[in-house]
RNA sequence: CGGAAAAACACGCCCAAUUCCCGUACGGGAAGCCGGGGAACCGCCGGUGGCGAGCACCUCGCGCCACCAUUCGGGGUGAAUCCGAUCACAUCGGUAGGGCUGCUCCGGCCCGAACCCGUCAGCUAACCCGGUCGGCGUCGAUGAGAGGAGCU
Numbered sequence: 001c002g003g004a005a006a007a008a009c010a011c012g013c014c015c016a017a018u019u020c021c022c023g024u025a026c027g028g029g030a031a032g033c034c035g036g037g038g039a040a041c042c043g044c045c046g047g048u049g050g051c052g053a054g055c056a057c058c059u060c061g062c063g064c065c066a067c068c069a070u071u072c073g074g075g076g077u078g079a080a081u082c083c084g085a086u087c088a089c090a091u092c093g094g095u096a097g098g099g100c101u102g103c104u105c106c107g108g109c110c111c112g113a114a115c116c117c118g119u120c121a122g123c124u125a126a127c128c129c130g131g132u133c134g135g136c137g138u139c140g141a142u143g144a145g146a147g148g149a150g151c152u
Stems, first nucleotide, its partner, number of pairs: 011137004018031005032132006042122001046068007073120001074117004082094004097111005103147003106143001
């Protein structure tokens, strides 16, 4: 001097997943942010039985409740679904969709997972409950691109 690896700090990226306080610690609390459940109205709506309102009465229809069926169950977080090849879990190729390229477009690159509830969930005021983890970057498409913002 060059190369490789690791760690710390700083600066950033995905994500709701950040900040503050108490506590020796395990942990607890608050704010912010995110998500789920949950009326009426509306939407959806198979069967049987019962009840109810409207009504002079009855049928139909309507509402509520119980049971049965609809099972290849259904639903939720998330971008992460769907299609094809394959006997097939796998695997491969696409794809709805998502992310990066410190703003937009074009172009380029990457992802297109995983987990949970347990037969239950439409929407949803009040209200109730939960989460606040985890992972990654030092390259050059950081483009001989177009436009803008900002600054001078």
The RNA shown here (c-di-AMP riboswitch aptamer (ydaO/yuaA leader)) has 152 nucleotides and comes from Nonomuraea sp.
The model forms 92% of the base pairs in the Rfam consensus.
The organism belongs to Nonomuraea, within Bacteria.